[in-house]
Context: one part of a larger RNA
RNA sequence: UAUAGUUGAAGGAACUCGGCAAAAUGACUCUGUAACAUUUGGAUAAGGAGGACUUUAGGUGACUAGAGUAUCAAAAAAGAGAGGAUGGCGACUGUUUAUCAAAAACACAGGACUUUGCUAAAUUUUAUAAUUAUGUAUAAAGUCUGACACCUGCCCAGUUCUUUAAGGUAAACAAUUCUAAGUUAUGCUUAGUGGUUGAAGCCCAAGUAAACGGCGGCUGUAACUCUGACGGUCCGAAGGUAGCGAAAUUCAUUGGCGGGUAAGUUCCGUCCUGCAUGAAUGGUGUAACGACUGUCCUACUGUCUCCAACUAUAAUCUA
Numbered sequence: 001u002a003u004a005g006u007u008g009a010a011g012g013a014a015c016u017c018g019g020c021a022a023a024a025u026g027a028c029u030c031u032g033u034a035a036c037a038u039u040u041g042g043a044u045a046a047g048g049a050g051g052a053c054u055u056u057a058g059g060u061g062a063c064u065a066g067a068g069u070a071u072c073a074a075a076a077a078a079g080a081g082a083g084g085a086u087g088g089c090g091a092c093u094g095u096u097u098a099u100c101a102a103a104a105a106c107a108c109a110g111g112a113c114u115u116u117g118c119u120a121a122a123u124u125u126u127a128u129a130a131u132u133a134u135g136u137a138u139a140a141a142g143u144c145u146g147a148c149a150c151c152u153g154c155c156c157a158g159u160u161c162u163u164u165a166a167g168g169u170a171a172a173c174a175a176u177u178c179u180a181a182g183u184u185a186u187g188c189u190u191a192g193u194g195g196u197u198g199a200a201g202c203c204c205a206a207g208u209a210a211a212c213g214g215c216g217g218c219u220g221u222a223a224c225u226c227u228g229a230c231g232g233u234c235c236g237a238a239g240g241u242a243g244c245g246a247a248a249u250u251c252a253u254u255g256g257c258g259g260g261u262a263a264g265u266u267c268c269g270u271c272c273u274g275c276a277u278g279a280a281u282g283g284u285g286u287a288a289c290g291a292c293u294g295u296c297c298u299a300c301u302g303u304c305u306c307c308a309a310c311u312a313u314a315a316u317c318u319a
Stems, first nucleotide, its partner, number of pairs: 001314008010305002014303001019300001028050004036041001038147001052069007082298007089290002094106002110145007122131003148285004153215003158212002161207003167203003174197004178192005216234005243277001244274001255271005
């Protein structure tokens, strides 16, 4: 010096991106236990108390009451929750990048849409055939969302998808006809981007957003000022509803105000001026849960002020 440990005056997170690491808590018995809540939980919530051995009395006994003994210490060693408050995200148990990511990602029960009537749709396949399924729409497949509660607004112009026996357009092969040439054998041959007939498709038309997606400007106006319920105008398929909002989304920004601190770019509450929120690309809440993530408090401590001593091992140096 490194590694692994033990102890530490006073202070107690001043350390640090961050209490990382360490310390602290810990079993059992008795007691006691809040908000909230899907009434099951939350909960070992939190908080408090007890204990060995000898002996006396009572009791069938567990045990209760008293006296005494030794120790620093009686769950005598070891092993065995730290707790609380408040946000975000995800309902939950679960799954995942074998070998830098365990999560807010995936899954999930629940919800919705679409396809499919059985030789089913879908999938594998050149084919046969197979899975689906020895199932049959309370079934099977695909897509999106993701418990539960309250809800899920407007737009079909564009792009999809579905429907549509009309009309327009639409190829080759083929048929027929016409024209020209050849020939006279004929129901002839050749040539022509000639005409007519001719499918799906496309155009046209309608529907469809829990399909892909989208959801505005400018301007005037109320008896101080400000604001603009109200009006005008332009554009558009429709102009963002309920909610939430400086947010895992806010550039300006450390926004303004309030709370917590002596002091707070973080945090919590509120406001709304939403650069660029918003409703199954789900919106807003939510008890329980989480090796998730932000903030605060108690306890605790060598994380630190500020380092010191000791133990073990190893290396180096000297003998």
Predicted 3D model of a 319-nucleotide part of an RNA (large-subunit ribosomal RNA, domain IV) from a marine metagenome. It matches the Rfam family "Bacterial large subunit ribosomal RNA". Its mean pLDDT, the model's own confidence on a scale to 100, is 84.